[in-house]
RNA sequence: UCUUAUCCAGAGAGGCGGAGGGAACGGCCCGGCGAUGCCUCGACAACCUGCCAGCAAAAAGUCAUCAUUAGACAAACGCUGAAAAGGUGCCAAUUCCGACAGACGGAUGUUCUGGGAGAUGAGA
Numbered sequence: 001u002c003u004u005a006u007c008c009a010g011a012g013a014g015g016c017g018g019a020g021g022g023a024a025c026g027g028c029c030c031g032g033c034g035a036u037g038c039c040u041c042g043a044c045a046a047c048c049u050g051c052c053a054g055c056a057a058a059a060a061g062u063c064a065u066c067a068u069u070a071g072a073c074a075a076a077c078g079c080u081g082a083a084a085a086g087g088u089g090c091c092a093a094u095u096c097c098g099a100c101a102g103a104c105g106g107a108u109g110u111u112c113u114g115g116g117a118g119a120u121g122a123g124a
Stems, first nucleotide, its partner, number of pairs: 001124007012041005020030003025098003042091001044089001047087003052081004061073003095117001100114004
């Protein structure tokens, strides 16, 4: 950089440090009652890997049969659930809200849908 999935749920203490921070623009917030950040520990979650259970199940194979069919075993991929060992992530506010297009509406506004931007995982 590209592809793809998700983004209205959830989860904080201690230490260091000392001024801005919430990506960017506008708003609105957080912040010397010490934020943002860094470290330690803890939690949350369940994207990837692994483990477990259920469902379903191809080809090859095995059993059985004189043979075929039916049958049994086994079982990749898959679906669902559980779990939380490993790899990430995350722990103010919906991604804090909006910005662009459309729908509803007489209209301000509000609401909804889509897009854009961004974040995270997985793959390339």
A computed fold for a 124-nucleotide RNA from a soil metagenome, annotated as SAM riboswitch aptamer (S box leader).